[in-house]
RNA sequence: AUGUUAUCAAGAAAGGUAGAGGGAUUAGACCCGUUGAAGCCUUGGCAACCCUUUAUCUUGUAAAGAAGGUGCUACAUUCUACUGCUUGUCCUAAAUAUGUUUUCAGGAUGUUUACAGGAAGAUAACGA
Numbered sequence: 001a002u003g004u005u006a007u008c009a010a011g012a013a014a015g016g017u018a019g020a021g022g023g024a025u026u027a028g029a030c031c032c033g034u035u036g037a038a039g040c041c042u043u044g045g046c047a048a049c050c051c052u053u054u055a056u057c058u059u060g061u062a063a064a065g066a067a068g069g070u071g072c073u074a075c076a077u078u079c080u081a082c083u084g085c086u087u088g089u090c091c092u093a094a095a096u097a098u099g100u101u102u103u104c105a106g107g108a109u110g111u112u113u114a115c116a117g118g119a120a121g122a123u124a125a126c127g128a
Base pairs, nucleotide, nucleotide: 003126004125005124006123007122008121013043014042015041016040017039021032022031023030026081027080028079029078044073045072046071049069050068051065052064053063054062055061056060077120082117083116084115087110088109089108090107091106092105093102094101095100
């Protein structure tokens, strides 16, 4: 590296340096950026994965905490993409009182901050 498990709509910014990009990747959309992007450094903060304490209890749960190891500190992992489900339109088809209609069936193309899942990614812990 690969892997396993958990989490990912909450939360939390200033300064210095730098100088044109950035929001992981591909496509589209939407944003941020010379009123200064990325990166790097300093200080702060958030959170509570590891951790600490206590209780219970049998190796899990609950409460409190924040010294230490990570992490994070625009936008839902910025949104969409794949599958199922829901549903619109059109065509076929069927029925018909010939105005039209859609219970069932087939096809095309879409929608949704509906729901469920998948893929990819990020972080932590473990393992190797």

SAM riboswitch aptamer (S box leader), 128 nucleotides, folded computationally. The prediction has a mean pLDDT of 75. It matches the Rfam family "SAM riboswitch aptamer (S box leader)". From the family's description: The SAM riboswitch is found upstream of a number of genes which code for proteins involved in methionine or cysteine biosynthesis in Gram-positive bacteria.